[in-house]
RNA sequence: AACGCUGGCGGCGUGCCUAACACAUGCAAGUCGAGCGAGAAAUCGCUUCACUGAUCUUUCGGGUGAUGUAAGCGAUGGAAAGCGGCGGACGGGUGAGUAACGCGUAGGUAACCUGCCCCAUACAGAGGGAUAGCCACUGGAAACGGUGAUUAAUACCUCAUAACACCGGAGUACCGCAUGAUAAACCGGUCAAAGUUUUUCGGUAUGGGAUGGACCUGCGUCUGAUUAGCUGGUUGGUGAGGUAACGGCUCACCAAGGCGACGAUCAGUAGCCGACCUGAGAGGGUGAUCGGCCACAUUGGAACUGAGACACGGUCCAAACUCCUACGGGAGGCAGCAGUGGGGAAUAUUGCACAAUGGGCGCAAGCCUGAUGCAGCAACGCCGCGUGAACGAAGAAGGCUCUUGGGUCGUAAAGUUCUGUUCUGAGGGAAGAAGAUCUGACGGUACCUCAGGAGAAAGCCCCGGCUAACUACGUGCCAGCAGCCGCGGUAAUACGUAGGGGGCGAGCGUUGUCCGGAAUUACUGGGCGUAAAGAGUACGUAGGCGGUUUUGUAAGCGCAUGGUGAAAGGCAACGGCUUAACCGUUGUCAGCCGUGCGAACUGCAGGACUUGAGUGCAGGAGAGGAAAGCGGAAUUCCUGGUGUAGCGGUGAAAUGCGUAGAUAUCAGGACGGAACACCGGUGGCGAAGGCGGCUUUCUGGACUGAUAACUGACGCUGAGGUACGAAAGCGUGGGGAGCAAACAGGAUUAGAUACCCUGGGUAGUCCACGCAGUAAACGAUGAUAACUAACCGCUGGGUAAUGUUAUUCAGUGGCCAAGCGAAAGCGAUAAGUUAUCCACCUGGGGAGUACGACCGCAAGGUUGAAACUCAAAGGAAUUGACGGGGGCCCGCACAAGCGGAGGAACAUGUGGUUUAAUUCGAUGAUACGCGAGGAACCUUACCCGGGCUCGAACGGCAGAGGAACAAUCCAGAGAUGGUGCGGCCCUUCGGGGCUUCUGUCGAGGUGCUGCAUGGUUGUCGUCAGCUCGUGCCGUGAGGUGUCGGCUCAAGUGCCAUAACGAGCGCAACCCUUGCCGUCAGUUACCAGCACGUAGAGGUGGGGACUCUGGCGGGACUGCCACCGCAAGGUGAGAGAAAGGGGGGGAUGACGUCAAAUCAGCACGGCCCUUACGUCCGGGGCGACACACGUGUUACAAUGGGAGUUACAGAGGGGUACUACCUGGUGACAGGAUGGGAAUCUCGAAAAGCUCUCUCAGUCCGGAUCGGAGUCUGCAACCCGACUCCGUGAAGCUGGAUUCGCUAGUAAUCGCGCAUCAGCCAUGGCGCGGUGAAUACGUUCCCGGGCCUUGUACACACCGCCCGUCAAGCCAUGAAAGUCUGGGGCGCCUGAAGUUCGUGACCGCGAGGAGCGACCUAGGGCGAAACAGGUAAUUGGGGCU
Repeated sequence: AACGCUGGCGGCGUGCCUAACACAUGCAAGUCGAGCGAGAAAUCGCUUCACUGAUCUUUCGGGUGAUGUAAGCGAUGGAAAGCGGCGGACGGGUGAGUAACGCGUAGGUAACCUGCCCCAUACAGAGGGAUAGCCACUGGAAACGGUGAUUAAUACCUCAUAACACCGGAGUACCGCAUGAUAAACCGGUCAAAGUUUUUCGGUAUGGGAUGGACCUGCGUCUGAUUAGCUGGUUGGUGAGGUAACGGCUCACCAAGGCGACGAUCAGUAGCCGACCUGAGAGGGUGAUCGGCCACAUUGGAACUGAGACACGGUCCAAACUCCUACGGGAGGCAGCAGUGGGGAAUAUUGCACAAUGGGCGCAAGCCUGAUGCAGCAACGCCGCGUGAACGAAGAAGGCUCUUGGGUCGUAAAGUUCUGUUCUGAGGGAAGAAGAUCUGACGGUACCUCAGGAGAAAGCCCCGGCUAACUACGUGCCAGCAGCCGCGGUAAUACGUAGGGGGCGAGCGUUGUCCGGAAUUACUGGGCGUAAAGAGUACGUAGGCGGUUUUGUAAGCGCAUGGUGAAAGGCAACGGCUUAACCGUUGUCAGCCGUGCGAACUGCAGGACUUGAGUGCAGGAGAGGAAAGCGGAAUUCCUGGUGUAGCGGUGAAAUGCGUAGAUAUCAGGACGGAACACCGGUGGCGAAGGCGGCUUUCUGGACUGAUAACUGACGCUGAGGUACGAAAGCGUGGGGAGCAAACAGGAUUAGAUACCCUGGGUAGUCCACGCAGUAAACGAUGAUAACUAACCGCUGGGUAAUGUUAUUCAGUGGCCAAGCGAAAGCGAUAAGUUAUCCACCUGGGGAGUACGACCGCAAGGUUGAAACUCAAAGGAAUUGACGGGGGCCCGCACAAGCGGAGGAACAUGUGGUUUAAUUCGAUGAUACGCGAGGAACCUUACCCGGGCUCGAACGGCAGAGGAACAAUCCAGAGAUGGUGCGGCCCUUCGGGGCUUCUGUCGAGGUGCUGCAUGGUUGUCGUCAGCUCGUGCCGUGAGGUGUCGGCUCAAGUGCCAUAACGAGCGCAACCCUUGCCGUCAGUUACCAGCACGUAGAGGUGGGGACUCUGGCGGGACUGCCACCGCAAGGUGAGAGAAAGGGGGGGAUGACGUCAAAUCAGCACGGCCCUUACGUCCGGGGCGACACACGUGUUACAAUGGGAGUUACAGAGGGGUACUACCUGGUGACAGGAUGGGAAUCUCGAAAAGCUCUCUCAGUCCGGAUCGGAGUCUGCAACCCGACUCCGUGAAGCUGGAUUCGCUAGUAAUCGCGCAUCAGCCAUGGCGCGGUGAAUACGUUCCCGGGCCUUGUACACACCGCCCGUCAAGCCAUGAAAGUCUGGGGCGCCUGAAGUUCGUGACCGCGAGGAGCGACCUAGGGCGAAACAGGUAAUUGGGGCU
């Protein structure tokens, strides 16, 4: 600046950034009569005659004749126009063009001009002819003219006079900066004038000044090299012309120059500066207002006039546009002030005045002045003021919020008392005026006084972090927000609204632009091993930098001084408007130029030096290079022999070769070609690439030594340039044994255009010559020089001692100090500290791509963008996690075994399907005989139907009542409804208790959210881990401790150790079981003593034993042997009931899975409230083509059936367990007894043993079905269990696969309990009986622990991520073409105009018209290049 919302006052400023687009209308430059002629209107005077006809007079015929009209003359007057002078070149506007002496700054002109103004000197004499105007005639629509006659001047011309002017000539003096300048004289030549008036103002010549201008020069002044060459008047000279003046400014001739990597030319962009914005500064950006300069005036060209113009409101021509026209011709130029249209996000009044300041003219008065002074419009900016102040708690009402107590808006309001800035009204009233009078647009304005009344005056943005400011509701990845990060998927401080709060305030926010922060282009002040960045390497040109010493110089440098640096602005001080903004006065600058002095350093010039650099001499080392020759081993091939069935190859095979004799082996040959084992080595050489058999020839470089012999800074780096430059590749010609892209075959595989194989194989690999010019061409580390601790090697020399050392050069390695580094690391071979020079970098992708250029035979190389897109890409390190990485270790993890599952039938759970409903939850391991440890009703949450609404249960309050309760009967499926027998208590007399009804505040919800939560639980995992304090290390994340060695079940210990300790885990403590002791014995026990029975601890007794249950003991590697430093380990050792944790249990670290549960409970939020609450009846949770999990029973003889007979443990029992008796085949029923239990009871254990069955769908198996019953219960239809009789299905040991278990374990056998009326229990939890097999071992599968390693993963491998393809969108390259633009080139034509020539026409003449020539604007044609747009189609890229 604009836009959105809002808007009280004043002051001072500012106001078309876009279309240099087009303009209606008005105004913006005139003035001078004291230069000139002529002179309108108006006024006055006079005259004339025609008319008029007042007054007076009259003989009534008339006379007089004022006044007015008209004409003429004169005077005053001075309009319009004209001649003439001055001014229209200033003032005002705009920024199109211009990359330039345009601007800025400093100079120069010995190469110049200057009207008006100032100073000085001198002068102005005498003539002349025209011309406009006016008049007449006349052309044209108009604009504008034409002809004739006539006239004036400060218009024009001639003559005279004149030098200190100018020109020419020949010298003199003096000065300077090259041409030259200045001064004084001499001779010759040339040139002037204007009047008007009487105060004056003007005129002419010359000189000087002032002012203004012109030209020239040094320095500075944007971007692009994907613009590298440009230039013909071009560069210079001589001469001429031209100009105010120098000059190729122009022309003729001559020469061939001039500019350019210090960026010419070309292209793009742009008026420049004082200054303005920003910044600590250096810088970066800008060039509005104000001021200086420049350029322009519709576009292009041109001159005229003039002191000054190539002229905004002058002229001519051309072009475009607009207007007038009688169609023949004409007119115009707001980028002056207003104003209009248009463009645009956007920018004002067709105002007042010359009062002031200034300008033009004029002697002046004055006139003109859209300059200017003012006013108007616009919050556009800056500054100031206000919208009230004090008191005021019942903390009002109301809003918002709330845990309902409150909190907050908030002294805020109301109310009381004040004030009066602004505002309104009235009264007064300036300065600005210079200059005695007069003169004010602003303006009755500023200002002052009085009165009135809190009355008329607050909004905007924001409130997740950055960034000051928080809650509620609504919404539910929707709507929306957002500058960046990011919010929104039902509890949003981020969306919308409200309350509250924060910020600023007549403004507030948004958008745009610039600087800052950004040291993120680094001059001040950056980098380049791994983050972007060292050219592949060397040589070397320009350039940059350069050893010691001396002399000179003074360019850089330092000091002093002078000039400039306009004003305004900035800064400081002071002052004026009430303050401030604003304004005034004074002081103050960088830079550039000059003068003087200095001489340390740099430069320049001269001299000297030897240490840098080089040369000479003497040595030894080396895969350094080029060429030629030679050699042996091996592969292959050929010939012959021996010999026989395979060979070869692989993870395993096959293709292939072989009985026509391979492979193997022996001998010979080569037609050969290629490569050189061992030595061989962080060994050597080379600038890098690279170089490896031996010999010879040629040849480059480095190193060492000594004499210090020679040169004497000759050096370093190095833009361009040149040379070399692996492999692959290309061209021509050779060569070709082996190997081997492409190709072929065989395998592998889902496929396998791959990896593997072939005694298949072409280019190529090799040689010669040429091209190419790139690599992870790497030490990812440019070159040179100097300096800076140690230690240990290797290679090549030297020196000294000497008998294995020391030292010194050059090179090549290791490890480290300081230092550096983001770290890892580097560390005399630096990535340390310095110096010089070069190359290169500036977010990722697009892209080393496109286009262009250069190089190349091609492949391709070098140089090298943009649009678009993302918010990252990247480095080093850390902690985890992961790895079909490594090491160590563990676990029924595998292996070794035993028994199962998966096949059958059934039970049960789940999925699915079905249904009115099949309620809900659990879903890999860690859901699926799970919640449920008991679904016929109930449970129950689901469905259908019927009811209730303070409700099925509970509390408070208010009001009304007295009963509450309720038998009986009726209706109904029931809930329920109706009927209604009966029917209050306590009291201190106040009331209280209980209860019914009505109303209300609460209720109620197995409705949603386990991703809002508490609590609880599963899992990793009973795995050995997880952490802390202090210290230390690290910039930090973090590490150390916790790592290492040994050991352990164990982060269990020991040793070691920048760690020392500690905590949660481990272990132990606890329970149980196994042995013993002791104490105590009833209901348990019974050895000894008695009694007693058919039998029996049945009884008296006993406390020994068993047992019960209290307390203790016991086990600790304690002892021995061996190993080990120790910890500890080992032993069929001793001892012991038990031996190295004796067995089992309880016990679950930090944490993970947003794991599970809102339906156990609790709880935030949301939702329902005559229903999502509640009651009742019935149904469902029990369905059934199917699939899965967990189980039971089996398939049989280690078994079935029958018979017979011992031994448990742990539990339970009062609506219960029941002995015993009777009945029934039985389930059970009827009696009866004991027991709230070591007493009675459940209760019988089962496997065992004997007999039988003899391998079959059976004397196996028992599903299913039929019949009959028992029991529980209100009720067994859906939907119970059990009994008996009958029926007798599948099934003959189970595919892939998979589960459990290491000892009293698996397997097998039965028993008990919880829940429970009963039971769908084959489930769950316990108990005991009988009682095995196997473990070589840790390669593999699974899971886990520790250390280490890699990582582009961190939602952490169920990760991340690449490319094609499909679809949409976007920008872009190419493209047959096509359109446009600016600039240049050639040819043709060529207006106006200057100059030149001519000029028969005009003129007395001077001269002119006319014509021609040159040049040119413009126009036309042509060829080419460049740039931009567009295009069917096509290429890749980006986003989704």